[in-house]
RNA sequence: UCAUGAUAAUAGCAAACCUGCUGAAAGGCAGGGACGCAAAGCCAGGAGUCUAAGGCUGCGAAUAGGCAGCUAUGAUCGUCCAGCCGCCAUG
Numbered sequence: 001u002c003a004u005g006a007u008a009a010u011a012g013c014a015a016a017c018c019u020g021c022u023g024a025a026a027g028g029c030a031g032g033g034a035c036g037c038a039a040a041g042c043c044a045g046g047a048g049u050c051u052a053a054g055g056c057u058g059c060g061a062a063u064a065g066g067c068a069g070c071u072a073u074g075a076u077c078g079u080c081c082a083g084c085c086g087c088c089a090u091g
Stems, first nucleotide, its partner, number of pairs: 002091004012037002017032006035078001041084002045081003048076003054071006
């Protein structure tokens, strides 16, 4: 430097669920909690997925505080790809 993650060690993260705060929602943050994770570290650039406040279109007598559809400028890296950085072990 490259490849790999069988075994071992040291450390790390923390799904569901519960509580509080926050947000229109999806979700996020903090505490508890561990299903899992060798990048479950960082990054929202590409794809996917979730949400639809606002906007647009339609319905409607309506300029209803009504209903339906579409829409990311919102979110997710613990869905995948790309990019960046890193611990230990083995070869």
Predicted 3D model of a 91-nucleotide RNA (c-di-GMP-I riboswitch aptamer) from Mesobacillus subterraneus. It was read from a public genome assembly, where an Rfam model found it. Of the family's consensus pairs, 100% are formed in the model. Its Rfam family is "c-di-GMP-I riboswitch aptamer". The family is grouped with related families in Rfam's "c-di-GMP_I riboswitch clan". Taxonomically the source falls in Mesobacillus (Bacteria, Bacillota, Caryophanales, Bacillaceae).